[in-house]
RNA sequence: AGAGUUUGAUCCUGGCUCAGAACGAACGCUGGCGGCGUGCCUUACACAUGCAAGUCGAGCGCGAAAGUUCUCUUCGGAGAGCGAUUAGAGCGGCGAACGGGUGAGUAACACGUGAGUAACCUACCCCCGAAACUGGGAUAACUAGCCGAAAGGCUAGCUAAUACCGGAUAAUGUCAUAGCCAGGCAUCUGGUUAUGGCCAAAGGGUGCUUAGACUUCGGUCGCAUCCAUUUGGGGAGGGGCUCGCGGCCUAUUAGCUUGUUGGUGGGGUAAUGGCCUACCAAGGCAGUGAUGGGUAGCCGGUUUGAGAGGACGAUCGGUCACACUUGGACUGAGACACGGCCCAGACUCCUACGGGAGGCAGCAGUGUGGAAUAUUGCGCAAUGGGGGAAACCCUGACGCAGCGACGCCGCGUGGAUGAUGAAGGCCUUCGGGUCGUAAAAUCCUUUUGGGAGGGACGAAACGGUUCGGGUCCAAUAGGCCCGUUCAUGGACGGUACCUCCAGAAUAAGCAACGGCUAACUCCGUGCCAGCAGCCGCGGUAAUACGGAGGUUGCAAGUGUUGUUCGGAAUCACUGGGCGUAAAGCGCGCGUAGGCGGCCUUUCAAGUCAGGCGUGAAAGCCCUCGGCUCAACCGAGGAACUGCGCUUGAUACUGUUUGGCUUGAGUUCGGUAGAGGGGAGUGGAAUUCCCGGUGUAGCGGUGAAAUGCGUAGAUAUCGGGAAGAACACCGGUGGCGAAGGCGUCUCCCUGGACCGACACUGACGCUGAGGCGCGAAAGCUAGGGGAGCGAAGGGGAUUAGAUACCCCCGUAGUCCUAGCCGUAAACGAUGGGCACUAGGUGUAGGUAGUAUUAAACUUUCUGUGCCGUAGCUAACGCGUUAAGUGCCCCGCCUGGGGAGUACGGUCGCAAGACUAAAACUCAAAGGAAUUGACGGGUCCCCGCACAAGCGGUGGAGCAUGUGGUUUAAUUCGAUGCAACGCGAAGAACCUUACCAGGGCUUAAAUGGGUAACGACCGGCCUAGAAAUAGGCUUUUCCUCUUCGGAGGACGGUAUCCAAGGUGCUGCAUGGCUGUCGUCAGCUCGUGUCGUGAGAUGUUGGGUUAAGUCCCGCAACGAGCGCAACCCCUACCCUAAGUUGCCAGCGGAUAAUGCCGGGCACUCUAGCGGAACUGCCGGUGACAAACCGGAGGAAGGUGGGGAUGAUGUCAAGUCCUCAUGGCCUCUACUGUCCUGGGCUACACACGUGCUACAAUGGCCUGUACAAAGGGUUGCAAUACCGCGAGGUGGAGCUAAUCCCAAAAAGCAGGUCUAAGUUCGGAUUGGGGUCUGCAACUCGACCCCAUGAAGGAGGAAUCGCUAGUAAUCGUGGAUCAGCACGCCACGGUGAAUAUGUUCCCGGGGAUUGUACACACCGCCCGUCACGCCAUGAAAGUUGGUUGUACUAGAAGUCGCCGAGCUAACCUUAGGGAGGCAGGCGCCGACGGUAUGACCAGCGAUUG
Repeated sequence: AGAGUUUGAUCCUGGCUCAGAACGAACGCUGGCGGCGUGCCUUACACAUGCAAGUCGAGCGCGAAAGUUCUCUUCGGAGAGCGAUUAGAGCGGCGAACGGGUGAGUAACACGUGAGUAACCUACCCCCGAAACUGGGAUAACUAGCCGAAAGGCUAGCUAAUACCGGAUAAUGUCAUAGCCAGGCAUCUGGUUAUGGCCAAAGGGUGCUUAGACUUCGGUCGCAUCCAUUUGGGGAGGGGCUCGCGGCCUAUUAGCUUGUUGGUGGGGUAAUGGCCUACCAAGGCAGUGAUGGGUAGCCGGUUUGAGAGGACGAUCGGUCACACUUGGACUGAGACACGGCCCAGACUCCUACGGGAGGCAGCAGUGUGGAAUAUUGCGCAAUGGGGGAAACCCUGACGCAGCGACGCCGCGUGGAUGAUGAAGGCCUUCGGGUCGUAAAAUCCUUUUGGGAGGGACGAAACGGUUCGGGUCCAAUAGGCCCGUUCAUGGACGGUACCUCCAGAAUAAGCAACGGCUAACUCCGUGCCAGCAGCCGCGGUAAUACGGAGGUUGCAAGUGUUGUUCGGAAUCACUGGGCGUAAAGCGCGCGUAGGCGGCCUUUCAAGUCAGGCGUGAAAGCCCUCGGCUCAACCGAGGAACUGCGCUUGAUACUGUUUGGCUUGAGUUCGGUAGAGGGGAGUGGAAUUCCCGGUGUAGCGGUGAAAUGCGUAGAUAUCGGGAAGAACACCGGUGGCGAAGGCGUCUCCCUGGACCGACACUGACGCUGAGGCGCGAAAGCUAGGGGAGCGAAGGGGAUUAGAUACCCCCGUAGUCCUAGCCGUAAACGAUGGGCACUAGGUGUAGGUAGUAUUAAACUUUCUGUGCCGUAGCUAACGCGUUAAGUGCCCCGCCUGGGGAGUACGGUCGCAAGACUAAAACUCAAAGGAAUUGACGGGUCCCCGCACAAGCGGUGGAGCAUGUGGUUUAAUUCGAUGCAACGCGAAGAACCUUACCAGGGCUUAAAUGGGUAACGACCGGCCUAGAAAUAGGCUUUUCCUCUUCGGAGGACGGUAUCCAAGGUGCUGCAUGGCUGUCGUCAGCUCGUGUCGUGAGAUGUUGGGUUAAGUCCCGCAACGAGCGCAACCCCUACCCUAAGUUGCCAGCGGAUAAUGCCGGGCACUCUAGCGGAACUGCCGGUGACAAACCGGAGGAAGGUGGGGAUGAUGUCAAGUCCUCAUGGCCUCUACUGUCCUGGGCUACACACGUGCUACAAUGGCCUGUACAAAGGGUUGCAAUACCGCGAGGUGGAGCUAAUCCCAAAAAGCAGGUCUAAGUUCGGAUUGGGGUCUGCAACUCGACCCCAUGAAGGAGGAAUCGCUAGUAAUCGUGGAUCAGCACGCCACGGUGAAUAUGUUCCCGGGGAUUGUACACACCGCCCGUCACGCCAUGAAAGUUGGUUGUACUAGAAGUCGCCGAGCUAACCUUAGGGAGGCAGGCGCCGACGGUAUGACCAGCGAUUG
């Protein structure tokens, strides 16, 4: 620090997701030790049991028992002493308001921070001063009696105090009045003077008798001292109250408030205050968010982050609130009181049913809830707290221990050496690799754990004691203080720690391994099982599932889940945006607010600087130190970015003073304009009405029909009526804020522009709310209604046509008045100001020069285009900014759900405005790129169409395919580009299929071993054959010592390797088809672009061609094109046999038959020839095209071979090769016989033969080319009607043979018919091949003589030696050809052309397509599921208002009952209590609203 994910690719926008850190966690798997921390986040749910607040006898009275000693005794017991300065309860004091828990409530002065208190309090503690005098009456405990189950209570009697009360004294206290001084902040504060009123107390311990008094001789008073007490002043610490500022969400909560806001009097409090009350006034709060609703304790801090910020508020610390749920007061210095009280309520428990008791959110613990959170432990040794003079007591605060890997930190599970790289696992290309120095083995160490022994720190003390010193005192008592001595005192704990002993011994897992993200293979599985944070894996070769081996990461842990921050600049203060991605309000006027020109004065609020105070501690950070280190802990420092006070500065902002003119405005003179409103007005057109002329149609459309018209239309002429809109001018011209505005004239009226002097003097800009304007449609009322025209009717179109087209036509469109308030209300661009190159139009002014008119130049305002810098994701914008800045407003934050629901406001309604969530997706989107596509455009080509010729589709047959059938009909090929295709030839074989019979290293090949032998061949038996058995015949080569040895070959036996036309062509190679012989496809460098990419390759011409030329940010190059190659057409040359024969000679019936010759033809070679070379024209002085000449051939002469990058997961695992899988000695292998591939209701493709006279048949007759031939072609001859047979000359081929070419030509015949056409089918008879023609060959002869009379829709081939037609040959092959391949003969027609169909190339354009139009995609419906709205209602919660009722309790009033202290004249009084009443008042009740939530048939 980023990464993955939208696309074919790209850039951008934008969301989702990941990597990090953290946690009071939980869950899975695993688990050795220690230290330090930490542990109910859920039910503020309910709680059994124990403990958590007591203490003081030096405040007071009472006062046991057990036991023991003694005495007495009626022997039952009784009494006394000790126990006992006791226990115990009680009175009294202090404490219990601290400490501990929890976070329910609370959005508040609750908290934080900083101030204020001149408006206050403060027990215990400290300092300073003064004082404690004198009296009195009760009461608990206790005793007795009584009531009650209990809790508890009543009555009578006794008694004490540091309990209570009276009196005295008293100030510098306090109150009142009257002053003075100082200060201050309005009320005032401090000091001080005078007078008057008022207020207190308590004793206890110890010591001494020094002076004195009393004495019951104990002591008391007294004195001394300590503690306690009273009253003042001060301090410290603590608190109350007030204020500034700060920190949650919601406006789908906009108004709230009557003690409310203020005042006066009174009350109340420690104290201010509507805190309370009476009266008076009518205020107070709120868009800087009142009121309401929701949520929440707040902070120091914690966590994250670079920071700013965000989230959180466990442990520790500060603070607040609460203590079963509400209310209330009492006591007290302090409470409205967790372990106090009263009332009410709910719950639990006890009960004798009459009544009572209780409150773990203290520590443990239990139940419940929950994913989840510990021991009913030890100790007061330390620290701290309460009481006490102290000892001491109490202390679940606290210190420790226990449990939990919950977290952080540390340690260990060994170290060194060790290669036959062991065994074994896994993988393997079978060679090996890897686990792996890992193990074993050898040597060593001993942390931890185990055993044994030693053994702490934490402890300072208080108090006591010894001694010494000081101080109070009369005192060497005593008290207090300091030092010293001695002893006591540890829960943890026999723990930490140390030493010794034995021994590698007791100790490793978890997750991951497709990318992000470090780490890869095998097996299993086969869109199954499963995985998954996102993208996504899995459909037979899964690095993604499961297992294994290996590897990577972390490690006593490791993963997962949850949550927070980060990444996320994805709410943007730091630090974002709004033309098209989400986003500028439709437009204006304007309130609050925000912002604001130049000079000057003042103040010092903002701002800046210094100082002071505060910002608790802990934490973070730095340094040092203590535990062996670390975590942890201690000390010091820094920091705490804040707030307050104060001093100063005054540039800027602000306040203030005075001025200025440039912003803004006013005035004057001009100008243009569809600016607005009103009233009039004009002509053209349309329709209608009347009349004339006139006759059969008109109208309408792609074509029609509906419609109108003989009752006279359309057309045409004349006249009239009505409504609406304003042709030409007219223009990216004008005006207006926008919507919008168009005949002409008048009236009223707004704004703009230009020019000019003068004036005002910042008067400005923007603008939340608010107000107004606001197209069309729509609504209300009344008019109007020509044309047009939703709805509606009819006609067409269509599969349908609720549309497009046509004929009609109602609302409406028009006017008046009023609503509505929305539009792609768009420049998809808010307003204002300033600045930043230009060029060129246009509209309105102005200035200069100037003209007959024009024109030119300057400047201002508007409106367009192009464009620089700059900006932008790009497109584009570019002085009319989307550039650069400032000011103000509005708006956005992934897509869908949804601009929807609910609520509210507005509206007559339609609806508008405001505006969510659940749920769901991993995208949605913008711009641009390359393709592909378009019933888009442009250019071009092709037998693509057109123009022609001949076919197919109909018939019969052949052949292939589908389908069906079958034991099997083997398999493959399936649009073009499968279908006379693989197959250049299925009777057996082939053959892969089926049935049956056999074989198991086999049919073949290689290697090893053993024995044997040539191989081959012939015969016999069984059998369908394979096969099995038997007989027979025989080895070869080399060396040789002739005994043999070695080798080769062969089969046999055995062993090792098999085999498979089984699957996957979607695992592959190779080969092939196709687009397409189409003209394309690319690269290097450069340039342009952020990039994908572009350029080049586009453009202008031209070509068959990306062929060539020209131009050009391109310049070159490659694969293709062309050429080079072959055949063919002409010539030359050399060569002439088997070819040829002109001339010469010979021979024949005839023939190159012979001599001879090679001249010609021809053959096979080598060369030449054609290149737009020449001429003319066109063209751009080009390329090229057109025409011509010459030439055998002319513009690639004709044909062939040759097939770019790529596309179709095209075809082929059955040519071959090959990965993987499957199978296998009982086969999916292999051999054999027979069958099948040849089936046949049917459908299709490709062909042949025909339907006839351009023909059939018969007779005669002419002319090829190219091939093939020795297991072959076969002549002459003979036989047969013929297929063919006999026979064999010749030929290994320019020699011989196949071999007859056929159409043609000549002649004859047939005469329009199912025929002398056609030949299918069938019967019979033959020929040939072959082991064998039954299934299932070809051919011949005789007989038979089917369909068929030119073929519907549709469709194919062909542009010249082509189509058509005619025959010939070859491959395969024993035989089998209508197929295929090749050859020649005869030999046309047509092309005006490119509109259309198909295919292709190029350019351009649109695109939401990219699996690319066979694309993408919308809606309904059917079924299932999920979420949510509405809904008659119903249930619950919260809350307002009114009334009712009124507990406890404070306060007030009454108080006839009761009444110790004081007064008294002794009667009473004062005071108090009970009780009653009143105000307030909780839980309730009634009624009526509001809000929230649950459920709800049905429904969106």

The prediction has a mean pLDDT of 84. Predicted 3D model of a 1500-nucleotide RNA (small-subunit ribosomal RNA) from a metagenome. RNAcentral holds the sequence, with entries from SILVA. Its Rfam family is "Bacterial small subunit ribosomal RNA".